Predicted 3D model of an 87-nucleotide RNA (c-di-GMP-I riboswitch aptamer) from an Elusimicrobiota bacterium. Lineage of the source: Bacteria > Pseudomonadati > Elusimicrobiota. Its mean pLDDT, the model's own confidence on a scale to 100, is 85. The sequence was found by an Rfam model in a public genome assembly.
[in-house]
Parts: sequence; structure tokens; C1' cells
RNA sequence: UUACGAUAAAGGUAAAUUCGUCAAAAGGCGAAGACACAAAGCUGCAGGGGCUAAGGGAUUUUUUCCUAUGCCGGCCGGGCUGCCGAA
Repeated sequence: UUACGAUAAAGGUAAAUUCGUCAAAAGGCGAAGACACAAAGCUGCAGGGGCUAAGGGAUUUUUUCCUAUGCCGGCCGGGCUGCCGAA
């Protein structure tokens, strides 16, 4: 330096759920809480995937469908950065 990742050490993050709050919703944020995580740090990347459908459109008579400019990033991949050091 590259790879790898321990019943190691030091720290870190925080799923479900509950409460509050924002939002049309998905979902976000704060607090409590830990299922997990070696990048569960950053980036949404004219990559893939997923969620929602306010507005718009279609349908036509009141319902259904389509649509992201809204989201997730703890679904996978890419880019950037980074702690520790047993095998």
C1' cells in the first nucleotide's frame, strides 16, 4: 500500500415500536428505544430497484388507472472519505 474483518481495544450509528411535530401521502425531524451495522460516514450518481400520487392526464359519474417535480438510501451497485489491526 492492497485485500481481509476478530467473542480484540477505543469510539460511532440506530431497525421495530411509542410519544411529539411537519407533510396530501410516502416519508422526514426531535425524544425514548435497540434489531442490527466495518462504512448503517458523505454523495442521488441523465445506474438499477422500491414507496407515495398533491398537482397534471386518461376514464366517465365518480370511481379506477397513469404520471415524480415528492420520497427510501438500513434493497443492490457506483463515486469520495475514514477508526482499529488478531488471523